[in-house]
């Protein structure tokens, strides 16, 4: 440097659900939990995709549009641990 792997070698993350809190919501934070993960590390204005719609716009109406709000455990980009060959 490259390949495959992370096994009874080391270390890591933590789905759903439940409890508490923040938020208009999406969602997030802490605890519990352990579905899974070799990048489940980082990046969300300057890749794609998805969620929400407070405010704003439209509408006669329960409605529609809109991100300046979110999602990195959707893809992508960047970086990178361990043992082994």
């Nucleotide at each position: 440097u490259a390949g495959g792997g992370g096994g009874g070698a080391a270390g890591g993350u933590a789905c759903a659900g439940c409890c508490a809190g923040a938020g208009a919501a999406a969602u997030c934070u802490g605890g519990u939990g352990u579905c899974a993960c070799a990048a489940a590390g980082c990046u969300a204005a300057a890749g794609g995709g998805g969620c929400u719609a407070a405010g704003g716009g439209c509408g006669u109406u329960u409605g529609c549009c809109u991100a300046u709000g979110c999602c990195a455990g959707c893809c992508a980009g960047c970086u990178g641990c361990c043992a082994u060959u």

c-di-GMP-I riboswitch aptamer from a Bacillaceae bacterium, 85 nucleotides, folded computationally. Its mean pLDDT, the model's own confidence on a scale to 100, is 79. Of the family's consensus pairs, 95% are formed in the model.